[in-house]
RNA sequence: AGACCGAAAAGGCAAACCGAUCGCGAGGUCGGGACGCAAAGCUGCGGGGCUCCGUCGGGAGCCGGCCGGGCUACCGAA
Repeated sequence: AGACCGAAAAGGCAAACCGAUCGCGAGGUCGGGACGCAAAGCUGCGGGGCUCCGUCGGGAGCCGGCCGGGCUACCGAA
């Protein structure tokens, strides 16, 4: 230095819910708020869930805090 791992320390993110706002909708954004998170950072590649349209062959979207994969990353005990 790297990998695995996750004690400690410094911090970080922010569920439900509420308000505002955008969207047909799933849902997104901002503010409040903390259930939790060692990647709860990014990514729609695979699985899965959800929404809209339909001539029911299909098409277009959403969810990264459902799982897996990929990329990046703070600290350093056992």

Predicted 3D model of a 78-nucleotide RNA (c-di-GMP-I riboswitch aptamer) from a Pirellulales bacterium. It was read from a public genome assembly, where an Rfam model found it.